[in-house]
């Protein structure tokens, strides 16, 4: 890298240092963040509770804990793109569901 399963509407930084010009996964369109220094890296802080772990159960569900392994801390996964349905319509716009893609965890090898 890959398979499978689960989750993705909540939550958490006006911190310190480094560093430079773009950044928000990719493409297109939109919208936003960024020299009042973003994205990124380190430290500190925090959130959450997937795994280890306590209770519980026939198995589960469910309820805990936060020491360890991950993860996360602008905007719904920032929004749309493809399909279906509904409303509206001159163009269109809006809403719901799904697919696809992506992210994270656990598991397999």
């Nucleotide at each position: 890298a890959a398979c499978u399963u689960a989750u993705c509407a909540a939550g958490a930084g006006u911190g310190a240092g480094g560093g430079u010009a773009g950044g928000g996964a990719a493409c297109u369109g939109g919208c936003c963040c960024g020299a009042u220094g973003a994205u990124c890296c380190u430290c500190c802080g925090g959130c959450a509770a997937c795994c280890c772990u306590g209770a519980g159960u026939g198995c589960a569900a469910u309820c805990g804990a936060a020491g360890g392994g991950u993860g996360c801390c602008a905007a719904c996964u920032c929004c749309a793109g493809c399909c279906u349905c509904g409303a509206u319509c001159a163009u269109u716009u809006c809403g719901a569901g799904g697919a696809g893609a992506g992210a994270u965890a656990a598991c397999u090898a």
SAM riboswitch aptamer (S box leader), 109 nucleotides, folded computationally. The sequence was found by an Rfam model in a public genome assembly. Its Rfam family is "SAM riboswitch aptamer (S box leader)". Its family is annotated with regulation of gene expression in the Gene Ontology.